RNA sequence: GCCACCGUAGCUCAGUUGGUAGAGCAAUACUUUCGUAAAGUAGAGGUCGGCGGUUCGAAUCCGCCUGGUGGCU
Repeated sequence: GCCACCGUAGCUCAGUUGGUAGAGCAAUACUUUCGUAAAGUAGAGGUCGGCGGUUCGAAUCCGCCUGGUGGCU
């Protein structure tokens, strides 16, 4: 330098005929306990890497940029 894949909650990841974004774990509150852990319940937590474009509508399609991984030279 070229090619491919990936970037979504604190962490690990789902989410594709484009239609209001989810799970598990963690953390928090409550219940329980003399107290902690465990267990149970509940709510919260997200500019979907960034900037544009297409579209009535984009995490999803297109372009560029950026970070990571792998391959080739």
About this RNA:
A computed fold for a 73-nucleotide RNA from a Patescibacteria group bacterium, annotated as transfer RNA. It was read from a public genome assembly. It matches the Rfam family "tRNA". By type it is a transfer RNA. The source organism's lineage runs through Bacteria and Bacteria candidate phyla.